The prediction has a mean pLDDT of 81. A computed fold for a 71-nucleotide RNA from an uncultured Alphaproteobacteria bacterium, annotated as transfer RNA. The sequence was found in a public genome assembly. Its Rfam family is "tRNA". Gene Ontology term of the family: triplet codon-amino acid adaptor activity.
[in-house]
RNA sequence: UGCCCCAUCGUCUAACGGCAGGACAGUGCACUCUGACUGCAUUAAUCGUGGUUCGAAUCCAUGUGGGGCAG
Repeated sequence: UGCCCCAUCGUCUAACGGCAGGACAGUGCACUCUGACUGCAUUAAUCGUGGUUCGAAUCCAUGUGGGGCAG
């Protein structure tokens, strides 16, 4: 420098173009003499900017960051 891939809660991971969900972690409650375990509830996210569309995490363009291959 060229080409390809990836980006979603704190972490991991889902989501035909149609309510952004689950697990772990966190917090609260229950349980217990206390703690652990367990159960219930709850907080928390779509990389940025534009475009297409009635509707975008999803499609398109571009940028940023990360990874791979070639030189």